Predicted 3D model of a 105-nucleotide RNA (SAM riboswitch aptamer (S box leader)) from Geobacter sp. Of the family's consensus pairs, 97% are formed in the model.
RNA sequence: UUCUUAUCAAGAGCGACUGAGGGACUGGCCCUUUGACGUCGCGGCAACCUCCCUUCGGGGAAGGUGCCAAUUCCAGCGGGAUCCGACGAUCCCGGGAGAUAAGGA
Numbered sequence: 001u002u003c004u005u006a007u008c009a010a011g012a013g014c015g016a017c018u019g020a021g022g023g024a025c026u027g028g029c030c031c032u033u034u035g036a037c038g039u040c041g042c043g044g045c046a047a048c049c050u051c052c053c054u055u056c057g058g059g060g061a062a063g064g065u066g067c068c069a070a071u072u073c074c075a076g077c078g079g080g081a082u083c084c085g086a087c088g089a090u091c092c093c094g095g096g097a098g099a100u101a102a103g104g105a
Base pairs, nucleotide, nucleotide: 001105002104003103004102005101006100007099008098013042014041015040016039017038021031022030023029025076026075027074028073043068044067045066048064049063050060051059052058053057072097077094078093079092080091081090082089083088
């Protein structure tokens, strides 16, 4: 980098340093000098791998990852339902893209 499978409505923040951007992309919307993003320290959440009991199922959190604004913030492609005179609005299903884990190339 790529492939496969699983999950993505729940959950979990303080401090120090730095100093202007950030939320993948595009559009929207939002966060942000009352200090973003990032790094570090400490803390926490979860339970994919993992550990224990006994495969089912249950339990733990020592170890490997991950995560700690907003549903993956919402939509982007296709279809459907309701409302509306229309423009349009709201909602649902599937897909795409993305993220994370485990395994493979």
It matches the Rfam family "SAM riboswitch aptamer (S box leader)". Rfam's curators write: The SAM riboswitch is found upstream of a number of genes which code for proteins involved in methionine or cysteine biosynthesis in Gram-positive bacteria.